The RNA shown here (transfer RNA) has 76 nucleotides and comes from Pleurocapsa sp. SU_196_0.
NCBI's taxonomy places the organism under Bacteria, Cyanobacteriota, Pleurocapsales, Pleurocapsaceae, Pleurocapsa.
It matches the Rfam family "tRNA". The family's RNA type in Rfam is transfer RNA.
[in-house]
């Protein structure tokens, strides 16, 4: 340098055919308990890596860039 792939909540990951974003864990509050844990109930938390494009509408499609993983090639 070329190719493939990934980037979504604090963490690990879903997200179908483009229709407006979720789960588990964690955090916080409540119930219970002498207290705590466990269990149960609830709440908060998102510029969907970034900049553009297409579209009535983009996490999803197209392009550039950034970062990570893997493969190939070149120089030394």
């Nucleotide at each position: 340098g070329g190719g493939u792939u990934g980037u979504u909540a604090g963490c690990u990951c879903a997200g179908u055919c483009g229709g407006u974003a979720g789960a588990g864990c964690g955090a916080c509050g409540g119930u219970c308990u002498c207290c705590a844990a466990a269990a149960c109930c609830g709440u908060a938390g998102g510029u969907c890596g970034u900049a553009g494009g297409u579209u009535c509408g983009a996490g999803c499609c197209c392009u550039g860039c950034a970062c990570g993983a893997c493969c190939c090639g070149c120089c030394a």

The RNAcentral record of the sequence draws on ENA.